[in-house]
RNA sequence: AGAGUUUGAUCCUGGCUCAGGACGAACGCUGGCGGCGUGCCUAAUACAUGCAAGUCGAACGGUCUUUUCUAUGGAAGCUUGCUUCCACUGAGAAGAUAGUGGCGAACGGGUGAGUAACACGUGGGUAACCUGCCCAUAAGAGGGGGAUAACAUCCGGAAACGGGUGCUAAUACCGCAUAGUUUUCUUGAUCGCAUGAUCGGGAAAGGAAAGACGGCCUUUGUGCUGUCGCUUAUGGAUGGACCCGCGGCGUAUUAGUUAGUUGGUGAGGUAACGGCUCACCAAGACGAUGAUACGUAGCCGACCUGAGAGGGUGAUCGGCCACAUUGGGACUGAGACACGGCCCAAACUCCUACGGGAGGCAGCAGUAGGGAAUCUUCCGCAAUGGACGAAAGUCUGACGGAGCAACGCCGCGUGAGUGAAGAAGGUUUUCGGAUCGUAAAACUCUGUUGUCAGAGAAGAACAAGUUGGAGAGUAACUGCUCCAGCCUUGACGGUAUCUGACCAGAAAGCCACGGCUAACUACGUGCCAGCAGCCGCGGUAAUACGUAGGUGGCAAGCGUUGUCCGGAAUUAUUGGGCGUAAAGGGAGCGCAGGUGGGAAUAUCAGUCUGUCUUAAAAGUUCGGGGCUCAACCCCGUGAUGGGAUGGAAACUAUAUUUCUUGAGUGCAGGAGAGGAAAGUGGAAUUCCUAGUGUAGCGGUGAAAUGCGUAGAUAUUAGGAGGAACACCAGUGGCGAAGGCGACUUUCUGGACUGUAACUGACACUGAGGCUCGAAAGCCAGGGUAGUGAACGGGAUUAGAUACCCCGGUAAUCCUGGCCGUAAACGAUGGGUACUAGGUGUAGGAGGUAUCGACCCCUUCUGUGCCGGAGUUAACGCAAUAAGUACCCCGCCUGGGGAGUACGGCCGCAAGGUUGAAACUCAAAGGAAUUGACGGGGGCCCGCACAAGCGGUGGAGUAUGUGGUUUAAUUCGACGCAACGCGAAGAACCUUACCAGGACUUGACAUUGAGUGAAAGGCCUAGAGAUAGGUCCCUCCCUUCGGGAACACAAAAACAGGUGGUGCAUGGCUGUCGUCAGCUCGUGUCGUGAGAUGUUGGGUUAAGUCCCGCAACGAGCGCAACCCCUAUCCUAUGUUGCCAGCGAGUAAUGUCGGGAACUCAUGGGAGACUGCCGCAGACAAUGCGGAGGAAGGCGGGGAUGACGUCAAGUCAUCAUGCCCCUUAUGUCUUGGGCUACACACGUACUACAAUGGACUUAAAUAGAGGGAAGCAAUACCGCGAGGUGGAGCCAAACCCAGAAACAAGUUCUCAGUUCGGAUUGUAGGCUGCAACUCGCCUACAUGAAGUCGGAAUCGCUAGUAAUCGCAGGUCAGCAUACUGCGGUGAAUACGUUCCCGGGCCUUGUACACACCGCCCGUCACACCACGAAAGUCAGUCACACCCAAAGCCGGUGAGAUAACCGUAAGGAGUCAGCCGUCUAAGGUGGGGCCGAUGAUUGGGGUGAAGUCGUAACAAGGUAGCCGUAUCGGAAGGUGCGGCUG
Repeated sequence: AGAGUUUGAUCCUGGCUCAGGACGAACGCUGGCGGCGUGCCUAAUACAUGCAAGUCGAACGGUCUUUUCUAUGGAAGCUUGCUUCCACUGAGAAGAUAGUGGCGAACGGGUGAGUAACACGUGGGUAACCUGCCCAUAAGAGGGGGAUAACAUCCGGAAACGGGUGCUAAUACCGCAUAGUUUUCUUGAUCGCAUGAUCGGGAAAGGAAAGACGGCCUUUGUGCUGUCGCUUAUGGAUGGACCCGCGGCGUAUUAGUUAGUUGGUGAGGUAACGGCUCACCAAGACGAUGAUACGUAGCCGACCUGAGAGGGUGAUCGGCCACAUUGGGACUGAGACACGGCCCAAACUCCUACGGGAGGCAGCAGUAGGGAAUCUUCCGCAAUGGACGAAAGUCUGACGGAGCAACGCCGCGUGAGUGAAGAAGGUUUUCGGAUCGUAAAACUCUGUUGUCAGAGAAGAACAAGUUGGAGAGUAACUGCUCCAGCCUUGACGGUAUCUGACCAGAAAGCCACGGCUAACUACGUGCCAGCAGCCGCGGUAAUACGUAGGUGGCAAGCGUUGUCCGGAAUUAUUGGGCGUAAAGGGAGCGCAGGUGGGAAUAUCAGUCUGUCUUAAAAGUUCGGGGCUCAACCCCGUGAUGGGAUGGAAACUAUAUUUCUUGAGUGCAGGAGAGGAAAGUGGAAUUCCUAGUGUAGCGGUGAAAUGCGUAGAUAUUAGGAGGAACACCAGUGGCGAAGGCGACUUUCUGGACUGUAACUGACACUGAGGCUCGAAAGCCAGGGUAGUGAACGGGAUUAGAUACCCCGGUAAUCCUGGCCGUAAACGAUGGGUACUAGGUGUAGGAGGUAUCGACCCCUUCUGUGCCGGAGUUAACGCAAUAAGUACCCCGCCUGGGGAGUACGGCCGCAAGGUUGAAACUCAAAGGAAUUGACGGGGGCCCGCACAAGCGGUGGAGUAUGUGGUUUAAUUCGACGCAACGCGAAGAACCUUACCAGGACUUGACAUUGAGUGAAAGGCCUAGAGAUAGGUCCCUCCCUUCGGGAACACAAAAACAGGUGGUGCAUGGCUGUCGUCAGCUCGUGUCGUGAGAUGUUGGGUUAAGUCCCGCAACGAGCGCAACCCCUAUCCUAUGUUGCCAGCGAGUAAUGUCGGGAACUCAUGGGAGACUGCCGCAGACAAUGCGGAGGAAGGCGGGGAUGACGUCAAGUCAUCAUGCCCCUUAUGUCUUGGGCUACACACGUACUACAAUGGACUUAAAUAGAGGGAAGCAAUACCGCGAGGUGGAGCCAAACCCAGAAACAAGUUCUCAGUUCGGAUUGUAGGCUGCAACUCGCCUACAUGAAGUCGGAAUCGCUAGUAAUCGCAGGUCAGCAUACUGCGGUGAAUACGUUCCCGGGCCUUGUACACACCGCCCGUCACACCACGAAAGUCAGUCACACCCAAAGCCGGUGAGAUAACCGUAAGGAGUCAGCCGUCUAAGGUGGGGCCGAUGAUUGGGGUGAAGUCGUAACAAGGUAGCCGUAUCGGAAGGUGCGGCUG
């Protein structure tokens, strides 16, 4: 840092997906060790059990235990005054402790339900506040009183617990004294931004306390002193409270909210300000800079990601807040409205004697449940911290540790070196090998980890005690503070660590391997099973599925899933867009808002800058340090935000003054379908009346409906009425847009030009708002000529709810009122400024010139075209920008669902406006490119049409095919380009098919070893293959070693297959097409696909040639070179030839001879637009002519570019893979390929007189073939043919008679003397064989057929047509095929049309390329959503009822220790009762939201369903937009608009 995916390819837009990082994770497979962290994200669900907050006897009275002393009594011993023991009084010491009392329990620990809030963060304020313990300072601590727990006793209760009476203490409680304090009034000084604050003076009122322990004796006390404690005041520190600025979320389909609400006065209340509460008064307050409502959510330091800006998150650690089963409430206290306190209500659980009670793990463990999912009912207070205490100490599930879990991060290991016979084995193979692979084995070494044994920490500093010393203080001592020594304290843990010994021993998996993305082969499977993040893979050769081998990656982990950021510039501040891709509002006016001309002065809000302060710690960055390293831990540093304050003054801002160029006004002009109203006009259509006139008119592609003999159409005259305004008319004018078109008048808006008199920034844009707004449509009233949705009829059609025709209602018109939309478009918002030109046009002005006008020049405004820079994805835009900049507004963020649903607003309605989601796809789209296609265009060619000639299609037959049949009718070929095709010839063979019978290393090939010749003849069985018997008996070469060929039997490898796949292939072939095309190199253009060249103007059969040209050249094709043929020359001259010479015959090159001619065979020549004229562009070339055998490629042939059709062929051959292997191979007999209701193709023969038959004589060919051959003369047969055999290996002999033609006779238009099918009889030939199933002959028979419907084929000259001949195949069989010659035409005006092709151009939604693509209804299946009579929940506020506990207020007749009080009582307090407020509960009508719902509506997706064919080409009626209407459906039609 990017990549894949839309296309045939390209560029762009745009979405989807991937590679990275992270996690409190989970799941799958696997699992050696250690360190450091982390561990209920779900049910703020319910909780068994244990523990998590106590402590102080140095506050107090008791009680208990131990003990000392003392007094008394008793007993014992005896030493008779001592000792011991027991009981007991008092006093003391040590220890324990229920209760009173003090402090703590408001910390620590948990959780994130609620909360959108001053809750949090940040920075300020309190002159509006509080603060226990702690620190400092100052002062004090006097003197009294009355109770009460405990305890004792009585009583109630199951229990929890409670009541009465009596006794008692305090650092518990209450007065009094004193007091610097507080409050009120008054007064002075200083200060402050204000309310006010601070320090003083005076007066009045009220207001404190407590002791404990140790020491001393000078007075034994009301003493002194030390420490702790207490009271008051001030200050500090700490902690808290309140207020304020700013900051951080979604919905406007939530737009209005609010009555204590906003403010004031007064009062109450609070620590304190305040509607915090109350009474009265006023009517305010908040809100588009988003109030209110709804949804969601603890906030932050930080964490993850990112280059950053940002985005996401809020686990662990830290700060703040909130909560403690749910809801309400207060008490105590410095602090709570209190997690392990109280009261009440509710739900739930437990105990119960049924009367009542008890409880709250969101503390640590743990249980159940939920869930994909989250741990031990562990050890210890040794450390750190906390509560209490003077202290020892006690308590501490805070904390320190251990346990479980690969949950994460970090580190280590699973060995290291040598080792090629490249082992065995696996996999693969082209069978050679390759690979796993130095990998293993083997040898040597090490011991991290592991096991065993031994040693063994740091973490510990204290405190207390004790010894010594110092300091302050005291009368002095104790005591206090500090220093040093000694003593003593470890849960972890015998752990970390160290040492020694032992063994390579105990320790590797997971995922991937088509591209993205590193890594490939084999087998299996066969659109199945399956994979997949995206593209996609799988239909018999899968690097994509499964397995194996190999390879790649990571590694005690590896993959998958989920979530977040990134990539994504894909919400764009940094950093995007809006002509055509999504996107400019239909247009204007204008409030708020945003932005704003020149100059001067001032200020300093923005801006810049210095200093100060804050931004907790941890974390992060950087620099160091400590654990062997790292993770981890420690120390230091930096970064950014906020605030305060000083300074600068260019710019923005603000204030003042000023200017004229922006803007506006005035004056002078001209232009215009600008708007509104009234009036007027002519042309045309229709209708009415009248005349003339007669049979049609009208309409169409063609018709019909319609009108017309009751007189139409046509024509003439007159009249009526409505609507629209020809020509002018113009990418001309005006208007903001919609829009505006006869003429005149009235009223009226705006723009432009000139001038420079006036104002002096008055400007631009503009969310909401308001106004205007085509057509259609709606309401009411008119009007209605023409046109004309709907509708009726006629056509067309398979149908025709259409296009076409005849009619025709609403509408179109007017008045008034709605609607508010269009492709309302320049698909381009408005304003300002700047940036080359050229050329039109409309309206002005000025200048030059002129007598004047025109022309010309300059300039302003509008409206067009072309074009440079620039810009754009391209197309294009280009001073009227889509260029360069600024200001303001609107809008976009993949396609579909959908401009739909729901809700709101508007509307009479139609509907408009605002405007989603579920679900679904991997694309949808823009511009341009190359093709292909078009019922698009242009040019050109072809027997393509036309002009002709002859056929096919009808008949019979032959032949091929389909179909049918069959045991089999073998297989292939299917538009042209299959069908007389493979097959140049099926009786057996061929033969591949069928039935039967046989064989199994085989009918055929190779290899090794063995034996031997093999064969052949005859006989028997059999259908034959085959089997059995018998006869004959043996080969070639040799260096003598052997070799080659052949045969036999056995065994292996293997043979064999016309079995499959032509869609795995090679080769060959067909076709477009003998059409003129197809490409390349370099250069140039284009971002690119590509273009250019190859297009253009001519010309040609031709991309043939010429000219031009950003192209210049070249290649494969064309042409030429090759063959045949047409003319001539030359050479040669037999088997061919015979002119001249000679000979001979009845006749014949027959003979001598000749070499002239024909001919044959070689070699040459010739034709090139070469020559002339004309045309053309001075070209290419064309036209005409001469000459010539031939004239413009002379006529034929061979020759087939790049490619297309998955064209044909696995059955010519070859071949991959698959399949069969006593058979799908091989042999054999017979059958079949020859069938036959039928259909089609190709031929032959005909239908006759241009003919048939017969006869006659005479002609004239060419090219071929011949030895398993062609066969003459002769004879026989009517004939096919037979007998026989001369000649010929061929210019020699033979096949071999050419036929049509010609002449004559006859037939005379008939199913015939045409035609010959079919059938019968008799024969011939070939062949082992002629039945299925050959050919021929003779005689007899004598069918259809009288020129062929729709349709269709061939041919342009030696051609068509017609006539025969030959050859190949072949034993035999030819109407087929391939060749050969004979006779020998007609026609072509021409390119409109049909078909095919070439080039250029155009449109395209096609690219499998029109046999394309594609739309909608209907039917079926599935999915999500909307509506719906309703039903059921939740939530919110409101009204009313009831009202617990409780504070407050009232009352207080009942009760009452402290104070007062000559004692009666009072003050004060409390129970009780009442009242306000109020949780829960109840009732009621609503709002919002959700679930469900018979039925219903459209939508989406599905395999090859049905109906049509709407769109894409002029898509066959151009399409689309708005609207109305109609129709199974796409859709049609009307009106207006757009060009996409």
Molecule: small-subunit ribosomal RNA
Organism: wastewater metagenome